[in-house]
Context: one part of a larger RNA
RNA sequence: GAGUAACGAAAAGAUAGGUGAGAAUCCUAUCCGUCGAAAGCCCAAGGUUUCCAGAGGAAGGUUCGUCCUCUCUGGGUAAGUCGGGUCCUAAGGUCAGGCCGAAAGGCGUAGCCGAUGGACAGCAGGUUGAUAUUCCUGCACCGCCUGGUCAACUGAUGGAAUGACGGAGAAGGCUAAUCGGAGCUGGAAAGUGGAUUUCAGUUCAAGCGCAAAGGUGGACACAUAGGUAAAUCCGUGUGUUAUUAAACAUUGAAACGUGACGAAGAAAUUCCGAUGAAGCCAUGCUUCCAAGAAAAGUUUCUAAGGCUAAUUGAUCAGGUGCCCGUACCGCAAACGGACACACGUGGGCGAGGAGAGAAUCCAAAGACGCGC
Numbered sequence: 001g002a003g004u005a006a007c008g009a010a011a012a013g014a015u016a017g018g019u020g021a022g023a024a025u026c027c028u029a030u031c032c033g034u035c036g037a038a039a040g041c042c043c044a045a046g047g048u049u050u051c052c053a054g055a056g057g058a059a060g061g062u063u064c065g066u067c068c069u070c071u072c073u074g075g076g077u078a079a080g081u082c083g084g085g086u087c088c089u090a091a092g093g094u095c096a097g098g099c100c101g102a103a104a105g106g107c108g109u110a111g112c113c114g115a116u117g118g119a120c121a122g123c124a125g126g127u128u129g130a131u132a133u134u135c136c137u138g139c140a141c142c143g144c145c146u147g148g149u150c151a152a153c154u155g156a157u158g159g160a161a162u163g164a165c166g167g168a169g170a171a172g173g174c175u176a177a178u179c180g181g182a183g184c185u186g187g188a189a190a191g192u193g194g195a196u197u198u199c200a201g202u203u204c205a206a207g208c209g210c211a212a213a214g215g216u217g218g219a220c221a222c223a224u225a226g227g228u229a230a231a232u233c234c235g236u237g238u239g240u241u242a243u244u245a246a247a248c249a250u251u252g253a254a255a256c257g258u259g260a261c262g263a264a265g266a267a268a269u270u271c272c273g274a275u276g277a278a279g280c281c282a283u284g285c286u287u288c289c290a291a292g293a294a295a296a297g298u299u300u301c302u303a304a305g306g307c308u309a310a311u312u313g314a315u316c317a318g319g320u321g322c323c324c325g326u327a328c329c330g331c332a333a334a335c336g337g338a339c340a341c342a343c344g345u346g347g348g349c350g351a352g353g354a355g356a357g358a359a360u361c362c363a364a365a366g367a368c369g370c371g372c
Base pairs, nucleotide, nucleotide: 013031014030015029016028017027018026032369033368034367035366040349041348042347043346046329047328050327051075052074053073054072055071056070060068061067080141081140082325083324084323085322087118088117092113093112094111098107099106100105122139123138124137125136126135142321143320144319145318146317147316148315149314150313151312152311153305154304158301159300160299161298162297166288167287168286169285172281173280174279177275178274179273180272181271182270183202184201185200186199187198188197189196203263204262207258208257209256214251215250216249217248218241219240220239221238222237223236224235226234227233264269289292335344336343352362353361354360
């Protein structure tokens, strides 16, 4: 320079009351304003106690401060079923043997590790200042162990099938959700009363049972040089039969009943209709060429074992259930940006009126008014 610029989105504050030594800034109330495919809600990553309660005000907070994501002292994260491990494999990594290399080491098969994928048994309500599919209540389901009853040979670390997958498109059946009408319940307004007008509500899961729009598949017999051995399995071939459909097998959303003599609610807690998903049936169907993971698991076949219950299955009863995560923020003042930074950050839900629409305007629930 200068007590100058600035005090970080132009969403906006006002009044009253409270607390206090002290209040534009903290708390409460009433208005006003802003967002509403978000500036609301739920997860993942990342952060790592920032969560909750009490107390505090030096510093941090671009002002203030009685307040805080700050300081101090306490407290808080509860699982057979959620996510991960005791299951599986991909890219990639590590690699017994092996190949190569002055040494160090490099490459690489089987194997092992490795999710962003496969497999896998829980829903509704209540509760705390702070956790809840974890605690509690109710109703479930899964694995294992023991016992009873009934029935039956069991069965690979091996073979086979399945698991098992691309793009585009179309039609159908549903559900969620929303809207309208009637009834019922409760409230409000005017009114002597009634009719009337208006606002809100009229809800509920998994599981179990029954059942189903639909999708897919022909069936049987014989033979068999293939599937590293074997096979009744798979493949291949031949024959019979069927090939419109039906039957059968398998798969399958819904609906309905139960769950519920329960929960929720102050109470009512019904019926009819309309719209209707990008969600479910559906890894379906049609079509196209560029031809679109693997393994576990499941089913089946024998090898082998066994010679009758030591094993397996069904059912009933009793018991049992390990380790890690779980607070809080999470389009942000808590993550990445040196900052309480107009930037960036994956997925799901995302009411209503107008509208083709997740545009845009208004606005519900909810959240905020951006720390002079």